[in-house]
RNA sequence: AGAGUUUGAUCCUGGCUCAGAACGAACGCUGGCGGCGUGCUUAAUACAUGCAAGUCGUGCGUGAAAGAGGGGCAACCCUCGAGUAAAGCGGCAAACGGGUGAGUAACACGUAAGCAAUCUACCUUCAAGCUUGGGAUAACCCUGCCAACGCGGGGCUAAUACCGGAUGUGGUCUUACGAUCGCAUGGUUGUAAGAUCAAAGGUGACCUCUACAUGUAAGUUACCGCUUGAAGAUGAGCUUGCGUCCCAUUAGCUAGUUGGCGGGGUAACGGCCCACCAAGGCUGUGAUGGGUAGCCGGCCUGAGAGGGUGAACGGCCACAUUGGGACUGAGAUACGGCCCAGACUCCUUCGGGAGGCAGCAGUAGGGAAUUUUGCGCAAUGGACGAAAGUCUGACGCAGCAACGCCGCGUGAGUGAUGAAGGUCUUCGGAUUGUAAAGCUCUGUUGAAUGGGAAGAAAAGUUUUGGAGAUAACACCUCCGGAGCUUGACGGUACCGUUCGAGGAAGCCCCGGCUAACUACGUGCCAGCAGCCGCGGUAAUACGUAGGGGGCGAGCGUUGUUCGGAAUUACUGGGCGUAAAGGGAGCGUAGGCGGAACCGUAAGUUAGAAGUUUAAUUCCCGGGCUUAACCCGGGGCGGGCUUUUAAUACUGCGGUUCUUGAGUAUGGAAGAGGGAGAUGGAAUUCCAGGUGUAGCGGUGGAAUGCGUAGAUAUCUGGAAGAACACCAGCAGCGAAGGCGGUCUCCUGGUCCGAUACUGACGCUGAGGCUCGAAAGUUAGGGGAGCAAACAGGAUUAGAUACCCUGGUAGUCCUAACCGUAAACUAUGGAUACUAGAUGUUGGGGGAGUCAAUCUUCUCAGCGUCGUCGCUAACGCAUUAAGUAUCCCGCCUGGGAAGUACGCCCGCAAGGGUGAAACUCAAAGGAAUUGACGGGGGCCCGCACAAGCGGUGGAGCAUGUGCUUUAAUUCGAUGCAACGCGAAGAACCUUACCUGGCCUUGACAUGCAAGUAGUAGAACCCUGAAAGGGGGACGAGGUAGCAAUACCAGCUUGCACAGGUGCUGCAUGGCUGUCGUCAGCUCGUGUCGUGAGAUGUUGGGUUAAGUCCCGCAACGAGCGCAACCCCUGUGUCCUGUUGCCACCCCUUAAUUGGGAGCACUCUGGACAGACUGCCUCGCUUCAACGAGGAGGAAGGUGGGGAUGACGUCAAGUCAGUAUGGCCCUUACGGCCAGGGCUGCACACGUACUACAAUGCCCGGCACAAAGGGAAGCGAGACCGUCAGGUGGAGCAAAUCCCAGAAAACCGGGCCCAGUUCAGAUUGUCGUCUGCAACUCGACGGCAUGAAGCUGGAAUCGCUAGUAAUGGCGCAUCAGCUACGGCGCCGUGAAUACGUUCCCAGGCCUUGUACACACCGCCCGUCACAUCAUGAAAGCCGGUUGUACCCGAAGUCGCUCUUUAAACAGUGCCGAAGA
Repeated sequence: AGAGUUUGAUCCUGGCUCAGAACGAACGCUGGCGGCGUGCUUAAUACAUGCAAGUCGUGCGUGAAAGAGGGGCAACCCUCGAGUAAAGCGGCAAACGGGUGAGUAACACGUAAGCAAUCUACCUUCAAGCUUGGGAUAACCCUGCCAACGCGGGGCUAAUACCGGAUGUGGUCUUACGAUCGCAUGGUUGUAAGAUCAAAGGUGACCUCUACAUGUAAGUUACCGCUUGAAGAUGAGCUUGCGUCCCAUUAGCUAGUUGGCGGGGUAACGGCCCACCAAGGCUGUGAUGGGUAGCCGGCCUGAGAGGGUGAACGGCCACAUUGGGACUGAGAUACGGCCCAGACUCCUUCGGGAGGCAGCAGUAGGGAAUUUUGCGCAAUGGACGAAAGUCUGACGCAGCAACGCCGCGUGAGUGAUGAAGGUCUUCGGAUUGUAAAGCUCUGUUGAAUGGGAAGAAAAGUUUUGGAGAUAACACCUCCGGAGCUUGACGGUACCGUUCGAGGAAGCCCCGGCUAACUACGUGCCAGCAGCCGCGGUAAUACGUAGGGGGCGAGCGUUGUUCGGAAUUACUGGGCGUAAAGGGAGCGUAGGCGGAACCGUAAGUUAGAAGUUUAAUUCCCGGGCUUAACCCGGGGCGGGCUUUUAAUACUGCGGUUCUUGAGUAUGGAAGAGGGAGAUGGAAUUCCAGGUGUAGCGGUGGAAUGCGUAGAUAUCUGGAAGAACACCAGCAGCGAAGGCGGUCUCCUGGUCCGAUACUGACGCUGAGGCUCGAAAGUUAGGGGAGCAAACAGGAUUAGAUACCCUGGUAGUCCUAACCGUAAACUAUGGAUACUAGAUGUUGGGGGAGUCAAUCUUCUCAGCGUCGUCGCUAACGCAUUAAGUAUCCCGCCUGGGAAGUACGCCCGCAAGGGUGAAACUCAAAGGAAUUGACGGGGGCCCGCACAAGCGGUGGAGCAUGUGCUUUAAUUCGAUGCAACGCGAAGAACCUUACCUGGCCUUGACAUGCAAGUAGUAGAACCCUGAAAGGGGGACGAGGUAGCAAUACCAGCUUGCACAGGUGCUGCAUGGCUGUCGUCAGCUCGUGUCGUGAGAUGUUGGGUUAAGUCCCGCAACGAGCGCAACCCCUGUGUCCUGUUGCCACCCCUUAAUUGGGAGCACUCUGGACAGACUGCCUCGCUUCAACGAGGAGGAAGGUGGGGAUGACGUCAAGUCAGUAUGGCCCUUACGGCCAGGGCUGCACACGUACUACAAUGCCCGGCACAAAGGGAAGCGAGACCGUCAGGUGGAGCAAAUCCCAGAAAACCGGGCCCAGUUCAGAUUGUCGUCUGCAACUCGACGGCAUGAAGCUGGAAUCGCUAGUAAUGGCGCAUCAGCUACGGCGCCGUGAAUACGUUCCCAGGCCUUGUACACACCGCCCGUCACAUCAUGAAAGCCGGUUGUACCCGAAGUCGCUCUUUAAACAGUGCCGAAGA
C1' cells in the first nucleotide's frame, strides 16, 4: 500500500466482498510448564445455608456457669474459677468500605468559574472555661398475657443518660456612632448600651499547702474527655457559561406557568411554598413530545481528522423487592435502620407474625456463556478503644478456567545403503528424507532427595540513655539502644545433588484474491462456498490419502467494532447523459457583500499565569534470570479561565466617495398582458334555383348518404371556432406561453447623452403569487374536430392501426386542480479568459446627391472553433473553462414515489415519504462484432427470361417407423437418406440361436518337462468346429564327445485379445460457409483505454484486381500467376501408329516392301501482353467500349489448388491413441439364421405414359479404358442366355468390341394401342462347396398401374442443358437402374436487380455478445419467505377531570405549660 466482482473486451460511476487490528467473548478439534492479569455482557429474576459492623469496663449499675479444692452424715456451704462470660444503660461508628447500572437526555456528567446566599462530627491551631443542684429509668427482683414475635403491672438502682440554677472570654439579636473595602445587592471591622445562651467527668501519679498522720483524701499534676468562640483542613450543598444521542411521519408548548411586592420555610439563594398584582416565559440556533442511554478519565481502531465503546482500574451520579414517608444524626430521606401500602416467599393454635444476596461464597432459573458454600487478618486500609486488643468476604493469598498477554520446553550434534514402509510414476525413477535407525552428547522442564528466603526498615512488650512537662529524681510525652514475640501464602519462590531423551504437538489451509499439488473415490449426487463460483465420468474447488504452506500450546469458526470506504467527502466527493437543479418568479429570516479615512479590539494572532486528580499513552531509568508485569522521573498536546500586547483581515461605531444599484431626460423595437370593437376566406347547416344517378371512402372494400332528388353548381341567410400568405434556428415574456385588424388601459427591455441619490446590493429556508394539456363545479355556447360508444373492414383473434358516424370535451364567464421529457434533461448573481461567421434592435465614424459599401460599439438570438475542462460523448464569452457568494438536491438496484401518518383538494388526485424482504449487480459513455420486416453500393442460375425434371404410376435403392431371437453399427436441416458400402447367398459379419476352446486364431519373455518328440497317412464320433486314437517318424548351431542351446510340442506364469464405452479427453483425415474476397502483422501515428488508422474515400475489377488521394509506410496468408488437360503452329521422334508418292501383290486402298510427307504418338518450344488503333471517364491514371490482326482477346475453356476462422459439425467401426470396462469371456472357433423381414411415410434414381414415337430391315461415324487363376478371335452347336474349342495377346500389334442416337426404306394411325412393361406361371443358361430363405441372365406365356402428374420444389448460361450410347473399379457371380469416366447429336433465354435466398463493403440503431433460433414483459397454477391493511377484542404506557384516601410531616383544638396520645384540616403512594 491494495485486491476480487457488472462487459466479448474498455473507460467511468457504483455497490457488495476480502486481506489488518481488537475483544469481559462463545463454539469445534487439540492440550506440557510457569509468571502477570481477567472471569453472569442474559433475569435490577427468585433465593436454602454460613459469614460480610462493630467496639469501648480508662462513662455506668449489675453479674453467672461448667470445672477444681475444702468442709459437712446429707441437703448444702466456703474458696478459686471471676468482678470473668453475659445482657443492659451510655458514647462513637454504623451516611465509610463493598455491590449494581434499573431509572435518568438532566446542572446527571465533563470542564471553567461563582457563593457578598451556605453547613461541616472526628482532626489541627488559637482564646476562654469545666461551678452548683435535682428527679427519673433500663438491667435486676416479683408477677400477668401470648402459638410465635412480643407486650404489660408492681418494686430497687447508676452514669460522660436526662433536666434546672450560676458565671459570660465570647457568640447571637436590637439600637447608636464610626473606620475600611468591593463587581450590584453589599462585605469586613471598631466602640458603647441592652437582651439572651455553656459544660462531665474518667484514669494514672505525687504530697508543696489542708485534714486524718501508715498512707490516703481534699489538693496538685499528667493524659484522655466536656463547654463557648475564632481560624484551618476535609467533606458536603447551591448557582452559572460552554459541551453532551436519534426522530419534524413530534410544530407549537406553558396557569405556579414568567415576573413583581409581602410573608413562610431551609444550613443556604430561589415559585421551594402561600396571598395579592401584572401577562408574561420557551420555540426552526428545534421548544414540546416520542425512542434510546448512567456520564467521564479512558479503551479499541485510524497516517490523521474522525468513528465505535464506557468490562476490569480511578472520579462523579443514581439505586438497594416495588411505591410513598419521615425519624435519628455533623452528615441519610439510610443495601445488611424504622413506619405504611402492593406483589411474592415462609411460620401459625388462623387471632397474627417473619423476610429482602444489585456484599463474599453458594443454589435454582434464564442463557452460546462466566469460578471455591477455601485460608488469613501476617501485610495495606478502616471502625472502636488511652492502650493491649477486638472486628473487618475491604484487603492479602490460595483454588477453578489456554479466557487474554508474556516467557520456556517437547532435545542437540553427527549420520546415505539416500534402509524399510507409504505415495506418485513416463516403470527409468521421484518424493517423504538427515527425516528415521545407529553413534556421541546436554539436562531447560520433569522425578527423587537435601537446604531454604525477602515480604517484619513496621508494631507490641520488657529494660535502658537523653530531653520536655511538673513542686517532683513519680506518671506521661518525644528522640535513641538492647532482649524477646508476631507469616495466611508455604517448606512456596530460589539454590544444590542424583536419574534419564526418557513424560510433553496440534490445528487450519493448498481454484483466484492468498503462501502451498498430485492420486483415488464420487458423477449437478453427496457436498463446498467470505466474494467470484466449484460438482452433469479424467474435479489442484466435494470426500480420503500422500505431499506441501501457515501458525504453534494453540489453531480455526461465529459474533461485534474500527480500518481499507475519498462509500456522508472539515481534512476529502458530486448533480448535461451514471443517483442528483426546486416548473417559474417576488420576497421574510439568515448567509455573503464596492472604494477611502478615523476609532474600537468582539473574532484573529503572539507572550505569560492558572487549571485540566491519579492511573493509562509517549520518552528515560530501575526491579522481578528475560518479557508480560511493576516502580521512579520527565514530557507533549488540546480544552477552558485570567491577563498583557499587536491591528493586516473580518466585525462594530463614525465621516466621506462613485465604479455596483437606482431615478430623471431624449429616442427605439416587439405574436408581452387585459378589455372592447371589427374583418374576410373556409367548413357545416337552412331556404330557393339548375340538374340526374350516383356520391363518399379505401391498399381494396363495406358501413354511411342519395330517385322523399344526394354529390356537383348558383343565389341568399345563420352559427361557432380558428386566423392562410407575410413567417424567418426572427421577436416578446420570469416560466407556462404569446400570431387577422383597430382603439383604450398596462408591465418589462434596449440605446444615447447629461444630471441626481450615495452601497440603497446578491442570494434566499419557511411564505406568497403565477403555472401547458387533461380533469372538476355552476351557467352559457357548440361550426369543425373528437376520448367513450356504435357500425363497417382487416385479422387466427383485433376491445387497435383504416373507414362511416358520434357524446363528453375543445370555446366563453366565475371558481378549483398544481402536475408534464414544466428539457437547454444544464439554479441565480458577479468578474476574468483567442477568434471566425450569420442574424435582430439601437448608436457612432469614413464616404456619398442618394442607394449602397466598409468599419467600430452596446444589447439579444444562432453556427463553427483555440486554450481549458470532461469517463467519454461533448461544452467552449449564452461554458460543462478559471474563481467568489447564496439556495436546492444526491449517496447501489428492486420493493417504491408504494404503505402508514399528516397537510391540501368537491373529486380525480397532489405534497411529504419509509421499512421488512430480495439481488450482486443496476447504470453512463465509447469499442468490436452480430442482428434489423434500417439505408447506400455490389455480386451469385438468387430472382426474372428460358429448357428439362421431381412431387402422381410401376420398379430399384437408401432412410424413418414398426416387427423380430437378431433384423449389427454409424451418418440426421442446408452440409444424413444410390451416405461409410469400388459388390451382405457361405465368407464378409461386427448381430441372433445352438455346439465347442481357455496362454488362447496372433506377439514377446521367463521357468520346468519332452526321441518314439515335432510332423503325420489313416480310423472313430460329430452339422462342423472340436474331441479321441494313430502306423510311420525327424531337424538346426557349438563341441572330439558327453552335453548345452535353438526350433517344435506340453504345463505354468507374465500377458495376448475386445468392431466394448467416451469423436464432449485426442491425433490424423473430411464436410460446410466458399474459390466467397477476405484475414492479419511490424513500425509509426491517434485514443486514458477497449481499439482505430493502414483495410476508409473517388474510380475500377471476377478479385483487398489495379490507379488516384490520404498519417501512414511496408509486409504476410489468401486473389491472380506458376502446374495438368484442351484449343493453333514450329522443331524433334517414327513402331505396334500412318499410307501421299514409288515397287511387288490381291477380286479388293487385300497383303508385302520402301517411306515418315500428312494424320497421330509425346517431348521441346512459340503464341495472348490491353502489346497496337479510336473513343469514353474531372485525370498524359487504372479501367471500360469498339476495332485491327490472330487458331485463340480481354482470367480463351476445364481441372488441381480451399486464407484467418465457424459449426464441442463427422469419424474411437479405416488406422493411431489417453482414460474406463471384460478376462473359461464383452476374447476365440464352427453350423444355421439375420443384416433382404413389411401397415405405412420420406429422399434419390430408372422406365414410361408415346407419332420429334414404337417395331422391322439396311447402313455410317467415336473416345476413353480393361485384359494372364485374364481378355478370349475365326470356326461349329443352340431361337436365346450360352456351350464346344482354342488362334492371338502381358498389348498404339491380339482380344473385350457390334458404338448408339443419327441416316435410308417399310409397318403401326391415337387406342391403355404393334405405347408401357410390372407381376405371375413354366422351361432353361451361367457362376459358385452351395442360388430355399436370398443371385443374375435367357425362351415362351401372362400384360398391372400409368394418357404428362395438387400444394410445393430441383438442375442448367454453350459444346452448357437436353439426349444417345461406350468403358472401368469393386467382383466367383450379382441386386449397377448406383458411382467414376469417355465420346456422339446438340438448343432456348437473360429486359433487368423491385422482390425471394445466400454473400461482400460502407453507414445507422441496438437493452443482443450462447450474438434475433437473441433478449424480454405480464397474467395464471402450485409451493415457500417477508411485509402491510382489517370490524372487533386483549395488554402496556401516558395526559386530563372527579371520588375515596394509608403511613407521615406541618398547622389547629384539647390536656395549667410542653411532649406523647386522641380528634381534625391541607397535602399525600398504591389501588379502585

The RNA shown here (small-subunit ribosomal RNA) has 1472 nucleotides and comes from a metagenome.
The prediction has a mean pLDDT of 83.